RNA sequence: GACAAAGGCAAACCCGACGAAAGUCGGCGACGCAAAGCCCCGAGGCUAAAGCGUGUAAGAUCGCGCCAUGCCAGUCGAGCCGCCGAA
Numbered sequence: 001g002a003c004a005a006a007g008g009c010a011a012a013c014c015c016g017a018c019g020a021a022a023g024u025c026g027g028c029g030a031c032g033c034a035a036a037g038c039c040c041c042g043a044g045g046c047u048a049a050a051g052c053g054u055g056u057a058a059g060a061u062c063g064c065g066c067c068a069u070g071c072c073a074g075u076c077g078a079g080c081c082g083c084c085g086a087a
Base pairs, nucleotide, nucleotide: 001084008033009032014027015026016025017024018023031074037080038079041077042076043075044072045071046070051066052065053064054063055062
């Protein structure tokens, strides 16, 4: 999947915890979702602690640049698994 039923998930805001951050988890709450279940394999996006480079009289715990080993599955694709039910 049927303008169906059962059952499910839960965006933003706010509160708490963790984290350098992105963000995650819990509470509250419903914007939405038929895989909004699982999984970073491909694309894309976010962050930049550490590291590397660089600035300065010089140094740095400071500024700037690069960088994922950190994230996003509710950005898309691939893969895996699965509840209910007519014609």